Model confidence (mean pLDDT): 79 of 100. Two RNAs folded together computationally: RNase P RNA and transfer RNA, 447 nucleotides in total. It holds a member of the Rfam family "Bacterial RNase P class A". By type it is a ribozyme. From the family's description: Ribonuclease P (RNase P) is a ubiquitous endoribonuclease, found in archaea, bacteria and eukarya as well as chloroplasts and mitochondria.

RNA sequence: UGGGGUGAGCGCAUGAUCGCUCCGGCCCUGCUGCCGGAGAGGAAAGUCCGAACACCACAGGGCGCGGUGGUUCGUAACGCGAACUUCGGGUAACCGGAGGAAAGUGCCACAGAAAAUACACCGCCGAUGGCGUGCUUACGCGCGUACAGGUAAGGUUGAAAUGGCGAGGUAAGAGCUCACCGCAUCCAUGGCGACAUGGAUGGCAGGGUAAACCCCACCGGGUGCAAGACCAAAUAGGGAAGCGUUUGAAGGCGGCCCGCCUGAAGCUUCCGGGUAGGUUGCACGAGGCGCCGGGUGACCGGCAUCCCAGUCAAAUGAUCAUGGUCCGCUGCGUGCGGAUACAGAAUUCGGCUUAUAGCUCACCCCAUUUU
RNA sequence: GCCGAGAUAGCUCAGUCGGUAGAGCAACGGACUGAAAAUCCGUGUGUCCCUGGUUCAAAUCCUGGUCUCGGCACCA
Numbered sequence: 001u002g003g004g005g006u007g008a009g010c011g012c013a014u015g016a017u018c019g020c021u022c023c024g025g026c027c028c029u030g031c032u033g034c035c036g037g038a039g040a041g042g043a044a045a046g047u048c049c050g051a052a053c054a055c056c057a058c059a060g061g062g063c064g065c066g067g068u069g070g071u072u073c074g075u076a077a078c079g080c081g082a083a084c085u086u087c088g089g090g091u092a093a094c095c096g097g098a099g100g101a102a103a104g105u106g107c108c109a110c111a112g113a114a115a116a117u118a119c120a121c122c123g124c125c126g127a128u129g130g131c132g133u134g135c136u137u138a139c140g141c142g143c144g145u146a147c148a149g150g151u152a153a154g155g156u157u158g159a160a161a162u163g164g165c166g167a168g169g170u171a172a173g174a175g176c177u178c179a180c181c182g183c184a185u186c187c188a189u190g191g192c193g194a195c196a197u198g199g200a201u202g203g204c205a206g207g208g209u210a211a212a213c214c215c216c217a218c219c220g221g222g223u224g225c226a227a228g229a230c231c232a233a234a235u236a237g238g239g240a241a242g243c244g245u246u247u248g249a250a251g252g253c254g255g256c257c258c259g260c261c262u263g264a265a266g267c268u269u270c271c272g273g274g275u276a277g278g279u280u281g282c283a284c285g286a287g288g289c290g291c292c293g294g295g296u297g298a299c300c301g302g303c304a305u306c307c308c309a310g311u312c313a314a315a316u317g318a319u320c321a322u323g324g325u326c327c328g329c330u331g332c333g334u335g336c337g338g339a340u341a342c343a344g345a346a347u348u349c350g351g352c353u354u355a356u357a358g359c360u361c362a363c364c365c366c367a368u369u370u371u
Numbered sequence: 372g373c374c375g376a377g378a379u380a381g382c383u384c385a386g387u388c389g390g391u392a393g394a395g396c397a398a399c400g401g402a403c404u405g406a407a408a409a410u411c412c413g414u415g416u417g418u419c420c421c422u423g424g425u426u427c428a429a430a431u432c433c434u435g436g437u438c439u440c441g442g443c444a445c446c447a
């Protein structure tokens, strides 16, 4: 200098004028005055996970159902994060995947001999038996055939074909035997662990698929602020059907059962009627910024300091000026015109995912050049 | 705000323990008719909403996204 990887940050600025919401103060208490302060985000989004909080008497047991899935930590918790292990990709920085296929079941179209009980289409062989034939007194030996048979080295199909490769061996072959690699079991050492390294033994079985059923381990009671609490207003406290009143309806918001509890009479559904108001929950929180300490890290502890939107016809805006950045035209002086992303709180947090013009920073890798 | 369902041919819909996607109507061509309708014969028709993944193989299974639709207030 060029190319690449990872992580982090900003995401229009300043001023003026006119407005909106909330809070505090003042008094002349105004049908809304005056002064001061605060007022969208990194995703406020998707609502995909996890919690807080609230109600269901508690949140009990079993089956079912759903979720997660290397190990160890972190955390209030998680499907999140960190570090590590292993496999795969990349020259590398780095990136991605992850229980069990030797408990059982299912599936593997077409092609192919054969798709999981292995099997034999083209081949290879002629050891053994049979048949034919030559020689021999005979035993037997030789030749041929490929009927029985042996074999799986090679070919063919496919996404996938029953360890790989070499040597020995054989009629031809084959873990049949051996060396190396792979695999399984056991032992030793190191590690909290996943696992790694080394040794011994076995002997070649065990194709793939679990984002198929399933098995194993762990987790999950339900419903969501339209939860819930209080006040107020209005109406016809109406009608129909079903279940039920001690033989226990109904309720405990979910599929079933058990247990426990409430319940001494109503409940559910449909039709019809009324209100479309206020307060609270609700803004101090697993909170932010800074420093110190611990830890490889996620994160944790201590000290100090700050108060930081709160609405429901749902505020957070509009215009102008100057400047910044980008694009186009250009007479290269500048000037003119245009654009300035994604998006926008709604009970609150921790994550993940998705969208995002442009810009900045840090660390690392590769190539080339110079010293 | 919270919760749930769906997207397949021009239209309405089938197809779910994965194996090359169909039905009815419509459309087009032919026959019949003087011409048309009806009828008969035949024909094509697809980004299975998009994207990435699992798998030999995805409309189907899993992740993320887009669009559409539906339900949920209180009182008596």
Base pairs, nucleotide, nucleotide: 001367002366003365004364005363006362007361008360009359010358012323013322014321015320016319017318018317020039021038022037023036024035025034026033027030041342045353046352048351049350050349051348052347053224054223055222056221060258061257062256063255065220066219067218068217069216070084071083072082073081074080085098086097087096088095089094099215100214104213105212106209107208108207121155122154123151124150125149128148129147130145131144132143133142134141135140163181164180166178167177168176182204183202184201185200186199187198188197189196190195228280229279230278231277238271239270240269241268242267243266250262251261252260273446274445275444287306288305290303291302292301293300294299324340325339326338327337328336329335372443373442374441375440376439377438378437381396382395383394384393390427398414399413400412401411402410420436421435423433424432